[in-house]
Parts: sequence; C1' cells; structure tokens
RNA sequence: GGGCGCGUAGCUCAAUGGUAGAGCACCGAGCUUAUACCUCGGCGGUUCUAGGUUCGAGUCCUAGCGCGCCCA
Repeated sequence: GGGCGCGUAGCUCAAUGGUAGAGCACCGAGCUUAUACCUCGGCGGUUCUAGGUUCGAGUCCUAGCGCGCCCA
C1' cells in the first nucleotide's frame, strides 16, 4: 500500500428499514442471626464520526477513524 471482517449499556452480545433489548455487573427491597444463593424491582445508550438514500436508518450507500485477520 491492497483486500476482508468488526465497532450498539461498565463487560459479553442481540435487534425483517418501523417503540434499541438480553445476560452478567451495579443499586434497592424481600429472604437469612448475618453473608452468600435465590426472588422481585430499579439504574444504565450521542448505536465510533461526518454526510447521503428513505415517510422512517443500529440496519442500506459514501468517506473517515479505531481494532483484528490475510496479501504484498
């Protein structure tokens, strides 16, 4: 330098172009003499950035940024 893949909650990951969710973590309550386990509830998002297409974009298109793999 070229090609491909990935980027969404603190972490790991979902999400037919139509209200962004789950598990874990965290906080609170219940339970317990107490802790843990368990149960219930809560908190948590500029979906990497900037444009474009569309009535509507996490999703499609373009450019860029970051990471990984391959080739040179």
A computed fold for a 72-nucleotide RNA from a Patescibacteria group bacterium, annotated as transfer RNA. Rfam family: tRNA. It is annotated as a transfer RNA. NCBI's taxonomy places the organism under Bacteria, Bacteria candidate phyla. It was read from a public genome assembly.